Predicted 3D model of a 75-nucleotide RNA (transfer RNA) from a Planctomycetaceae bacterium.
The coordinates come from a structure-prediction model, not an experiment, and the mean pLDDT is 81.
The source organism's lineage runs through Bacteria, Planctomycetota, Planctomycetia, Planctomycetales and Planctomycetaceae.
Its Rfam family is "tRNA". Rfam classes the family as a transfer RNA. Rfam links the family to the GO term triplet codon-amino acid adaptor activity.

RNA sequence: GCGGGCGUAGCUCAGUGGUAGAGCUCCUGCUUCCCAAGCAGGGGGUCGAGGGUUCGAACCCCUUCGCCCGCUCCA
Repeated sequence: GCGGGCGUAGCUCAGUGGUAGAGCUCCUGCUUCCCAAGCAGGGGGUCGAGGGUUCGAACCCCUUCGCCCGCUCCA
């Protein structure tokens, strides 16, 4: 330099055009002598960034940033 994959909640991930979700975590309460476990309720993300297409974009297109993999060249 070329090609490919990934980027969504604190963490691990789902969601492939129509109001962003799950598990774990966190907070509060119940339960307990206390802790843990269990149960109930709740908090938390403008989807890496910018632009475009569309009535409507996490999703399609372009550019760009970061991480990972492969290939190539030079030393």